[in-house]
Molecule: transfer RNA
Organism: Candidatus Micrarchaeota archaeon
């Protein structure tokens, strides 16, 4: 140096291919019940610059260009 995969919530991921309603799930967290307390349970409440830029579009998580972290392979 070439190739490919990966990056979304506090952690794990889903969605991305085929652009489109307010971006989800599951564990966490908070508070209340219940309990002798705590744990399970049970009501509610809390969650995002969707890696950073730029572009293309009425419109981008998603499509294109780059840059930047990670992993794997090839030489």
């Nucleotide at each position: 140096g070439g190739g490919c995969c990966c990056g979304u919530a506090g952690c794990u991921c889903a969605g991305c291919c085929u652009g489109g309603a307010u971006a989800g799930a599951g564990c966490g967290c908070u508070u209340g019940g219940c309990u002798u307390c705590g744990g399970a349970c049970c009501a509610a409440g809390u969650g995002g610059u969707c890696g950073g830029g730029g572009g293309u579009u009425c419109g981008a998580a998603u499509c294109c260009c780059u840059c930047c972290g990670g992993g794997c392979u090839c030489g």